[in-house]
Context: one part of a larger RNA
RNA sequence: CUGGGCGUAAAGGGUCCGCAGAUGGCCAAGUGUGUCAGGGGUGAAAUCCUACGGCUCAACCGUAGCACUGCCUUUGAAACUACUUGGCUGGAGACUCGGAGGGGAUAGCGGAAUUCUUGGUGUAGCGGUGAAAUGCGUAGAUAUCAAGAGGAACACCUACGGCGAAGGCAGCUAUCUGGACGAGAUCUGACACUCAGGGACGAAAGUGUGGGGAGCGAAAGGGAUUAGAUACCCCUGUAGUCCACACCGUAAACGUUGUGCACUAGGUAUUGGGAGAUUCGACCCUCUCAGUGCCCAAGCUAACGCGAUAAGUGCACCGCCUGAGGACUACGGCCGCAAGGCUAAAACUC
Numbered sequence: 001c002u003g004g005g006c007g008u009a010a011a012g013g014g015u016c017c018g019c020a021g022a023u024g025g026c027c028a029a030g031u032g033u034g035u036c037a038g039g040g041g042u043g044a045a046a047u048c049c050u051a052c053g054g055c056u057c058a059a060c061c062g063u064a065g066c067a068c069u070g071c072c073u074u075u076g077a078a079a080c081u082a083c084u085u086g087g088c089u090g091g092a093g094a095c096u097c098g099g100a101g102g103g104g105a106u107a108g109c110g111g112a113a114u115u116c117u118u119g120g121u122g123u124a125g126c127g128g129u130g131a132a133a134u135g136c137g138u139a140g141a142u143a144u145c146a147a148g149a150g151g152a153a154c155a156c157c158u159a160c161g162g163c164g165a166a167g168g169c170a171g172c173u174a175u176c177u178g179g180a181c182g183a184g185a186u187c188u189g190a191c192a193c194u195c196a197g198g199g200a201c202g203a204a205a206g207u208g209u210g211g212g213g214a215g216c217g218a219a220a221g222g223g224a225u226u227a228g229a230u231a232c233c234c235c236u237g238u239a240g241u242c243c244a245c246a247c248c249g250u251a252a253a254c255g256u257u258g259u260g261c262a263c264u265a266g267g268u269a270u271u272g273g274g275a276g277a278u279u280c281g282a283c284c285c286u287c288u289c290a291g292u293g294c295c296c297a298a299g300c301u302a303a304c305g306c307g308a309u310a311a312g313u314g315c316a317c318c319g320c321c322u323g324a325g326g327a328c329u330a331c332g333g334c335c336g337c338a339a340g341g342c343u344a345a346a347a348c349u350c
C1' cells in the first nucleotide's frame, strides 16, 4: 500500500458556519468527456513465463513463442457518467396563519437569607468538634426586637420536563432579537449534502486595565490530630469568585457514539402542535407531525449491550487509529502580555 477499524480494547475534530474539492432528484432531446466493442501503429534488446535445444547435470547459454496489463490513432455503440438546451415538483428554500420555550442582549424592579452599622431589651457565656483548642464576649457578646447599608444568589413552582450548534441557560417586568415546531400548499424550481484550509462561538481556572467586595475561599497564619501531618477537622483569611472592556482557547468540552438522507415488528410514558370521533363545551378515546425517556422483535456485537434518538441495513462527505513506555515530551514553526496552547519526533527500554 491493499485491507481492517474508531460506545467501553488505539481511534469522532469542543461546536457551528463555510470557499475550494468530493458527491448529487425526475423527464426529454442533442453532443460523444469518461465508458464499451472492432481495426491499425507503437510498446528496443536483455529480464519474467512457456516449449525445444547446447555445455556429462545444474547454474549458465542459444532458438522460437507468449507477454509487455500502456500510449497514440481510426471506425462504431449511447444504457450509465459528463456537458449543452428545454421542462417538472417529491429534495431545498420562500410565503401566510398559529401556539410552546430557564434561547440571546440591555435596562428596571422584588422578597427571603448571610454579614456589617446604629439603637432598644437582656446577662454570662457564645462558637466549634469525635473530643478539644485557637477565636469572640462584662469596653456587654451569643439570643431577641426595630431601623439602615451593601454585595451575591434566586427556595417553593422543578419534572424522568423545556430551550440552545456546542459551551450552556432559571425571581419578576419591559424593550430589542435568533432558532425550532404545527397547519395551509400561494411562490421559486435542484437553488442540495458534506467539507481540507479558513472564520466565528467556546465551562472553569488564569491574565491585563478600571470598578466592586456580603458570603464563600486557593495562598498564608493559628488551633487540633499524628511517630511526623507542608493534609483530612476547626478558627481567621489574601487573590479569586461579581461588573465593564480586552486576552486566553483548554476540559471526563462525554451519549467517551461526526454530519446528512433513506429503509427496517411492536409496547409504554411524557413535552409542543394538528385532525377525527364524541359532547352543550371539554376530559377520556383514535390517527398523525416534531421532540424527550424507558422496555423490546429482527438484526448487530468479543461480551456488556445497541435496538426508528441504532451500535441494524445502505449511500455521500469529513476527522481519526496502527504495540506499551519514552511522549498530551524535545527541537523547529505559528499563536499568546504571561501562564501556556496548536502541530509533533528520535535515541533508548520492554
Stems, first nucleotide, its partner, number of pairs: 004321003007304002012318001014201004021194001023192001025088007034080001035077008049065006091191001092188003095184004103177007110154001115149007125136002162169002206247006215241002220236004258317006266295011299306002323350003332343004
Small-subunit ribosomal RNA, central domain from an uncultured Puniceicoccaceae bacterium, 350 nucleotides, folded computationally. Rfam family: Bacterial small subunit ribosomal RNA. Its mean pLDDT, the model's own confidence on a scale to 100, is 89. The RNAcentral record of the full RNA draws on ENA and SILVA.